[in-house]
Parts: sequence; C1' cells; structure tokens
RNA sequence: CGCCUGGUAGCUCAGUUGGAUAGAGCAAGAAUCUUCUAAAUUCUAGGUCGAGGGUUCGAGUCCCCCCCAGGCGG
Repeated sequence: CGCCUGGUAGCUCAGUUGGAUAGAGCAAGAAUCUUCUAAAUUCUAGGUCGAGGGUUCGAGUCCCCCCCAGGCGG
C1' cells in the first nucleotide's frame, strides 16, 4: 500500500429481501418469597446501531469517505 471480515445495551451476540415501537441471554436496579443470604418468579432501566455524508416515502441493512480491531498478500 492492496484485499477480506468485523464494529448494534456494561459484556457476548442476533437482526437473512430496506418497512411499522431496534431485540435476546448474562450483568444491574426494584418487588414478591425467606429469620437472613442465595435460588426462583415478576417488573424496570439501559442504544439513536464506530464518526460524517449520500440515495430513498422509509436505512442497523444500500452507496461514498474516514476511524478502530483482526486476518491475508506485497
């Protein structure tokens, strides 16, 4: 320098062909239960999807550019 893969909640990830309120598990907080703790059950909060721009009625998804991580080649 070129190519490929990835970046979505605190962590691990899903989101397949662009569509209606962006999700799951774990973690966190609260309640119930218990003498207490743990466990269990229920509920709650937490994101503007790596940054910016574009296309579109509509973008996590498509296009451009940049940043970060990993891999391959030179």

RNAcentral holds the sequence, with entries from ENA. Predicted 3D model of a 74-nucleotide RNA (transfer RNA) from a Capsulimonadaceae bacterium. Rfam family: tRNA. By type it is a transfer RNA.